A computed fold for a 1202-nucleotide part of an RNA from Limnoglobus roseus, annotated as large-subunit ribosomal RNA, half B. The coordinates come from a structure-prediction model, not an experiment, and the mean pLDDT is 85. Its Rfam family is "Bacterial large subunit ribosomal RNA".
[in-house]
Context: one part of a larger RNA
């Protein structure tokens, strides 16, 4: 010093984030008991009061009731609630993060929605099959809400769900049907053209289901619930109007909230003092109603606010106990460690040195302590970036899947109706004008039809273009129609072969409905296996049935799963911006040349705005002229590039690249000497040859455009064309080649056809290449100062002030830069301990004053001490209350976490409010949340050894140096004195008293005193009584010696020299003068320096003085007795010649009247002999015990020197 605990004077939360912790309270019995309530609580509410022993009365037991009795104290001792008050949130009793969260988080009874009819739904499982259930809608499964009590509004457009299906899409599959390929054949001298059936190939009308579109319901489904402007007869406000928008535009209720940024909102309460509390305002940044909204008695190891009691939390801390530190004995780890012979300071330096420089310091080695540093240890930073890492989560990311839906087909039959299609046969059917009229087409065709009944007439069926066409049936009995004219086309006159529609049949095929029953499932069963089975199979019955189920296959859906992706740059990332070309500065007179320098363009355009041949000059300006101006068109000058040149900008350029006009397409084809630029890819310029043209008489020009932007590899895929290839031939497919299309592949050298999030649950590798904290550099911001003086200041720059400028100090802000450090430099604030600068809060000297005094401003010197205690809040700061002389600024890793503390930021829980569909976020709020380390080195505080200090000791000293102290107010005298109209009111000198500080004491107050005395529970022993011990915190209580101690006493600072500082001054040149200064002398302060105190010769510079020692001396030490000395060593006080400890005698102190005995009393108990009896650590005496018994130690040998 820790730890653990006992005790404490006054004060009583002033402690500190917070009464944390500790301490109050506590049992039993009477008595009493508020709001408020769910009537049940609240309540043990709160607050009294009593309680040992005797006795005697009453009692069956509890127990009542009288009198006595004792003590500070009677649940005597251990065990046993602190108490209200007012909020918040959760009803409640429970439950959770085993190992940092016990909560307001979950849960829960209550309520609500949805699902489900039982082989349930839901869940596990491939299936069997089990759970749900041996239950059955009052049941079960899934979601929200969370007791009660009052509610629970408006919105269905978005998303989801449920329902709906007519149209629309739509797969497998079914398939009419047309088309390539191949080619017998047939044409064809031949190339080669053409082709049937089959066989193949893709193509595919029609049909084909759930989904999706689409309609509609649904918010206690997922969610959503507005802007502007004006208006009342002071103002202010806005019932009211007006407008734009929506699906709707927030009702009741709450409200600066656990939600309110602005904010410590304002008013109130509460308090000396209230960033928190409580009640209100509503201006709700960003409340709201089952993601429930407002309340609520009870309830809480929850979270806030106040108060009573209480108290070492504290002012301010002192003592005791015990158990560790320390010494001896055993017995004996660990992390760490480049080597270590391991200083300070100021610099340096990869930017904070024990190691480098310089200067200081510094004899050598321990021990027991403190932590300022070794950027101490511990852990390859969790925070931050990087990583073509990683793992979870989550979505309208991307691709896929289990599952569910629904079709198609098998398992799968058999009958009816009934649609559909399609062959076949029958019948029918066919109306544009003109035309007797309803003319389907082509060919034949001069006649067909009729007693086997024409025409008419009725009735009746189908169909219609409403005119009709047609059949049936009954009447009736003799005729109808064509060839002829009008029509593209001639007769239903006739015959034959077919279209178009459409009826009917056979039959195929597809689909639906509807039955049967045998496959298929399900139940039953006093049936048989069997002699047991609740099983199995068979058998009997029922019931259900080609349906469920199941395989395959299709299409939906499908974070329920799964594999991924989610770009780079960047003065950390992230948000924002960029990313490919061209132009121009930058760019340093070649070419190149970066930056999240500065400044524009492009992602095309022109059949002329190419080509050639000829011709011509602009843009401004002046003057003239009709409308006519400044400016249209005309004329004349003057004008060398100021104009044009599609289209940014530089370059170019009129001796045309600009303006025109004819003719035209070189805006060709195949090719290329040789050169530029470029890392590659690649881009660029090119004379000439050849072909075949254009314009020009010709020479020539012409392979776009006055140049520079206008783009995109490669794969893959199409489409022309071709001499190529052509799996046994022959084709054919299918490729190669040439040509030409498909990329804002624009993150533009282009990962894939095809890709977004969160992580505070997190990991992992890495990075001081890169961010937050500190240090460094810089000094824009910042603070200070200085200069100029434009103005204020009545006058008057400069008493105080100071515009607009200038120029510096400092390194405290806020920045910037990214240098150490990311195989770890712990971050804010207090608490503790502090040191330093001085740009000074006081105090202290002293100028100036717009200083009369006094009190102030303002500057100069001075860093010596000093610089408060409360209320808020985590706060630094602040605000406020109360003092005071004054409540400084600033550094020191925003000094100090191997010194604490952890309120606050900064992990995992969980609420709010806002952002997000969501995982989740939020320098937004709230509540809760592990802070390791035994010191090696150096540093420091102390305490020994050891050797030097030229013989060995004892002892006193001197003081180089070193370090402490230095503080301040108030009265009173001078003196109401000088000032001064008063009012007030000094200098100076002189006394006297505080405060805080700091030394030392313990006579006094007090604390404490576990070795003292006393009381006195409960328990066990001493055989019993008596009287004693023992345990229960020292059992508890009242006290208390010594010793330590404060809150007690006493003392301290000062006086005084010395040299200064600001400033004032003598004498005085330089400069005949002035001048405090150049030579010289001077005054002048809590700073400097003595003085006062402490330490100090290792002050290796080792000082001095005195004494003692000449042979085992003198002297120490060892050991022993022991201490007010002490961690051990040390150090002091004694060692028989002794009072050192102990014993013992006497005193003192302290306790409070001992045991016994006697006597009073019934007895507890008193009184007496008693100020008794005991008594530690005091104080004095006394050798009675123990202090026994050993050891070491100096000069002449050498050298040096005298």
């Nucleotide at each position: 010093c820790u730890c653990u605990c006992g005790u404490g004077a006054a004060g009583g939360a002033a402690c500190u984030c917070u009464g944390c912790a500790a301490g109050u309270u506590a049992a039993a019995u009477c008595c009493g008991u508020a709001a408020c309530u769910u009537c049940g609580g609240g309540a043990a509410a709160a607050g009294g009061a009593u309680u040992g022993c005797c006795c005697c009365c009453a009692u069956c037991c509890g127990u009542g009731g009288g009198g006595g009795u004792c003590g500070c104290a009677g649940u005597g001792a251990a065990a046993a609630g602190g108490u209200u008050c007012u909020g918040g949130c959760g009803a409640c009793u429970g439950u959770u993060u085993a190992c940092u969260a016990a909560a307001a988080a979950c849960a829960c009874a209550g309520g609500u929605c949805u699902g489900u009819g039982c082989g349930a739904a839901c869940a596990c499982g491939u299936a069997a099959g089990u759970g749900g259930c041996g239950g059955u809608a009052u049941a079960c499964a899934g979601a929200c809400u969370g007791a009660c009590g009052c509610c629970u509004g408006c919105c269905c457009g978005g998303u989801g769900c449920u329902g709906g299906u007519a149209a629309g899409u739509u797969a497998a599959g079914g398939a009419a049907g047309a088309g390539g390929g191949u080619u017998a054949g047939c044409c064809g001298u031949a190339a080669g053209g053409u082709g049937a059936a089959g066989c193949u190939c893709g193509c595919a009308a029609c049909c084909g289901a759930a989904g999706c579109u689409c309609c509609a319901g649904u918010a206690a489904a997922c969610g959503g619930c507005g802007g502007c402007c004006g208006u009342a007869a002071c103002u202010a406000u806005g019932a009211c109007g007006g407008u734009c928008c929506u699906a709707a535009g927030g009702u009741a209720g709450c409200g600066a909230a656990g939600u309110u940024c602005c904010u410590u909102g304002u008013c109130g309460g509460g308090u000396a003092a209230g960033u928190u509390c409580c009640g209100a305002c509503c201006u709700g940044c960003a409340u709201g109603a089952a993601u429930g909204g407002c309340g609520u008695a009870a309830c809480g190891a929850c979270c806030g606010g106040a108060a009573c009691a209480c108290u070492g939390u504290c002012u301010c801390c002192a003592c005791g106990a015990g158990a560790g530190a320390c010494u001896c004995g055993g017995u004996g780890a660990a992390a760490u460690u480049g080597u270590a012979g391991u200083u300070g300071u100021c610099g340096u330096g990869a930017a904070g040195a024990u190691g480098c420089g310089a200067c200081a310091u510094a004899c050598c080695c321990g021990c027991a302590g403190c932590u300022a540093g070794a950027c101490g240890g511990a852990a390859a930073g969790a925070c931050c970036c990087c990583g073509u890492g990683a793992a979870c989560c989550u979505u309208a990311a991307c691709u896929g899947u289990a599952g569910c839906u629904u079709g198609g087909u098998a398992u799968u039959g058999g009958g009816u109706u009934u649609a559909g299609a399609c062959c076949c046969a029958a019948c029918a059917u066919g109306c544009g004008u003109a035309g007797c009229g309803u003319a389907g087409g082509u060919g034949g065709g001069a006649g067909a039809c009729u007693g086997u009944g024409a025409a008419g007439u009725g009735c009746g069926g189908c169909u219609u273009u409403c005119g009709g066409g047609u059949c049936g049936c009954a009447c009736u009995g003799a005729g109808u129609c064509g060839u002829c004219g009008a029509u593209g086309a001639a007769a239903c006159a006739c015959c034959a072969c077919c279209c178009u529609u459409g009826u009917u049949g056979u039959g195929u095929u597809u689909g639906a409905a509807u039955u049967c029953u045998a496959a298929c499932g399900a139940c039953g069963u006093u049936u048989a296996c069997u002699g047991a089975a609740c099983c199995g199979u068979a058998g009997c019955g029922u019931c259900g049935g080609a349906c469920c189920g199941u395989g395959c296959u299709a299409a939906g859906u499908g974070g329920g799963c799964a594999g991924u992706u989610u770009g780079a740059u960047u003065g950390g990332g992230g948000c924002g911006a960029u990313c490919u070309c061209c132009u121009c500065c930058c760019a340093a007179a070649a070419g190149g040349u970066a930056a999240c320098g500065g400044a524009g363009g492009a992602g095309u355009g022109c059949a002329a705005c190419g080509g050639u041949a000829c011709c011509c000059u602009c843009a401004g300006c002046c003057c003239g002229g009709u409308u006519g101006g400044c400016a249209a068109u005309c004329g004349g000058g003057c004008a060398g590039c100021g104009a044009g040149c599609g289209u940014a900008a530089a370059c170019g350029u009129a001796g045309a690249a600009g303006g025109g006009u004819g003719c035209u397409u070189g805006a060709c084809u195949g090719c290329g000497a040789g050169c530029c630029c470029g890392a590659u890819a690649g881009g660029g310029c090119g004379a000439g040859c050849a072909g075949g043209g254009a314009c020009g008489a010709a020479a020539g020009u012409c392979g776009g455009c006055g140049u520079u932007a206008g783009u995109g590899a490669u794969c893959c895929g199409g489409u022309g064309g071709u001499c190529c290839c052509g799996c046994a031939u022959g084709g054919a497919a299918g490729g190669g080649c040439c040509a030409u299309c498909g990329c804002u592949c624009a993150a533009c050298a282009g990962a894939u056809a095809a890709a977004a999030g969160g992580u505070a649950c997190u990991c992992c590798g890495g990075g001081g290449a890169u961010a937050a904290c500190a240090g460094g550099c810089u000094u824009a911001u910042c603070u200070c100062c200085u200069c100029u003086g434009a103005g204020c200041g009545u006058u008057c720059a400069u008493a105080g002030c100071g515009g607009c400028g200038a120029g510096g100090a400092g390194g405290u802000u806020u920045g910037g830069c990214a240098c150490c450090u990311c195989g770890a430099u712990g971050u804010c604030g207090g608490c503790u301990c502090a040191u330093c600068a001085c740009a000074u809060c006081c105090u202290g000297g002293g100028g100036g004053u717009g200083g009369a005094g006094a009190a102030g401003c303002u500057c100069c010197c001075a860093a010596g001490g000093g610089u408060u205690c409360g209320g808020c809040u985590g706060u630094u700061c602040g605000c406020c209350g109360a003092u005071g002389a004054a409540a400084g600024u600033g550094g020191u890793a925003c000094g100090u976490g191997a010194g604490c503390u952890g309120g606050g930021u900064u992990u995992a829980g969980a609420c709010c409010g806002u952002c997000g569909u969501g995982a989740g976020a939020c320098a937004g709020g709230u509540c809760g949340g592990u802070c390791c380390c035994u010191a090696u080195c150096u540093g420091c505080u102390g305490u020994g050894g050891g050797c030097g200090c030229a013989g060995g000791a004892a002892a006193u000293u001197u003081g180089c140096g070193a370090g402490g102290c230095u503080u301040u107010c108030u009265c009173c005298c001078u003196a109401g004195u000088a000032c001064g109209a008063g009012a007030g009111g000094a200098c100076u000198g002189g006394g006297a008293g505080g405060g805080a500080c700091g030394c030392a004491c313990c006579g006094c107050u007090g604390g404490u005193g576990u070795g003292c005395c006393a009381g006195u529970u409960g328990u066990g022993g001493c055989g019993c009584u008596a009287g004693c011990c023992g345990c229960a915190u020292c059992g508890c209580u009242g006290g208390g010696u010594a010793g330590c101690u404060a809150c007690g006493u006493g003392c301290g600072g000062a006086a005084u020299g010395g040299a200064u500082a600001a400033a004032c001054g003598c004498u005085g040149a330089a400069a005949g003068c002035a001048u405090a200064u150049a030579a010289g002398c001077g005054u002048g302060a809590a700073a400097c320096u003595u003085c006062c105190c402490u330490c100090a010769a290792g002050a290796u510079c080792a000082g001095a003085u005195u004494u003692c020692c000449u042979u085992g001396a003198a002297g120490a030490c060892u050991c022993c007795u022991g201490g007010g000395a002490g961690a051990c060593g040390a150090c002091c006080a004694g060692g028989u010649c002794g009072a050192u400890a102990g014993g013992c005698c006497g005193g003192g102190u302290g306790u409070a009247c001992a045991a016994g005995u006697g006597c009073a009393g019934c007895a507890a108990u008193g009184c007496a002999c008693u100020c008794a009896g005991c008594u530690a650590a005091c104080c004095g005496g006394u050798a009675c015990u123990a202090a026994c018994a050993g050891u070491c130690a100096a000069a002449c040998g050498u050298u040096u020197g005298g």